[in-house]
Context: one part of a larger RNA
RNA sequence: CGUACGAGAAUUGAGCGGUUUUCUCUUUAGUACGAGAGGAUUUAGAGGGACGGACCUCUGGUGUUCCUGUUGUCACGCCCGUGGCAUUGCAGGGUAGCUACGUCCGGUCAGGAUAAGUGCUGAAAGCAUCUAAGCACGAAGCCUUUCGCAAGAUGAGUUCUCGAUGGGCAAUGGCCCUGAACCCCGCCGGAAGACGACCGGUUGAUAGGCCGGAGGUGUACGCACAGCGAUGUGCUCAGCCGACCGGUACUAACGGGGGAAUG
Numbered sequence: 001c002g003u004a005c006g007a008g009a010a011u012u013g014a015g016c017g018g019u020u021u022u023c024u025c026u027u028u029a030g031u032a033c034g035a036g037a038g039g040a041u042u043u044a045g046a047g048g049g050a051c052g053g054a055c056c057u058c059u060g061g062u063g064u065u066c067c068u069g070u071u072g073u074c075a076c077g078c079c080c081g082u083g084g085c086a087u088u089g090c091a092g093g094g095u096a097g098c099u100a101c102g103u104c105c106g107g108u109c110a111g112g113a114u115a116a117g118u119g120c121u122g123a124a125a126g127c128a129u130c131u132a133a134g135c136a137c138g139a140a141g142c143c144u145u146u147c148g149c150a151a152g153a154u155g156a157g158u159u160c161u162c163g164a165u166g167g168g169c170a171a172u173g174g175c176c177c178u179g180a181a182c183c184c185c186g187c188c189g190g191a192a193g194a195c196g197a198c199c200g201g202u203u204g205a206u207a208g209g210c211c212g213g214a215g216g217u218g219u220a221c222g223c224a225c226a227g228c229g230a231u232g233u234g235c236u237c238a239g240c241c242g243a244c245c246g247g248u249a250c251u252a253a254c255g256g257g258g259g260a261a262u263g
Base pairs, nucleotide, nucleotide: 001152005163006162007161008160009159010158011157015149016148017147018146021049022048023047024046025045026044033038051106052105053104054103055102059100060099061098062097066093067092068091069090070089071086072085073084074083075082076081110144111143112142117137118136119135120134166177167176168175169174182258183257184256185255187200189199190198206252207251208250209248210247211246212245213244215241216240217239222235223234224233225232226231
C1' cells in the first nucleotide's frame, strides 16, 4: 500500500515445513523345521540407545547485586566496630533466573490407493493361464492421520461485536470543518523480545519504596558472666538478607497526536 466505510476480536485451511530412528529381553517355544547340531515366521508384552521438544519439583552447576569466616595493608583520632584495595583478595555456603549431568513427554496406532510380488474367477486359444473385462491381498515408500506456520491463498475467504453514513463550499467526484469506535508516539516495567510485536497505565498493583511471608547464611552489635589471655557462655534458631510469593497508591506511569463520513 492492497484486501472498495472505519475498527476490535475469533476463525477456516489452499499451501508449506517438521517428525516419521534403532536395539535387547520375556511370551508364543526349545514349539514348527531338522538325524542331530541348531532353531524360527507369527502373536502379545517389557526395557533401553541415540535424537527431538518442554520444564526446574527432585539431583547438581552457575549465581563478581545474599550471608559468613579469614590474611596483609591503609583509613575512619584511639579501643571497639566498620569501610577501601589486593583476580569477587582468598575461602565455605547459597535464593531467583539461566541451565544438564536432572525431570516429563515424543516417534506409535489406524485408514486409503499402490510397487515388486502372491492370488481368485476367466476367455482370446473347448485345455492351460494372476489379465485381456472383473475381483482380493501386498512395503520403512505415496495420500491421510500427528505437530508447527499459514488469507499478499491479489483466488486477498468466513463469523461475531463496536462506531458511522454529519455540516459547509463548489459542481461532477474536489476542498474545508467536526472528530466516533479504535489506534499510535511517548511513559512505568516485564517470567515478552533479534527488530517489530506481546502484557500495564489512576475505573491502576507496571516498577520502586514500605509491610508480611518464603528462602539463604548461621547465632549480630552491645551488655553481663567465666578465664591472666586467646576465647567461651547467656540475652539469641539471633542479626543481616538480590532477583521469589502476597499485600499496600507512599513515589513514578506525565504528556502529545492520528482516526469514517466513502462506493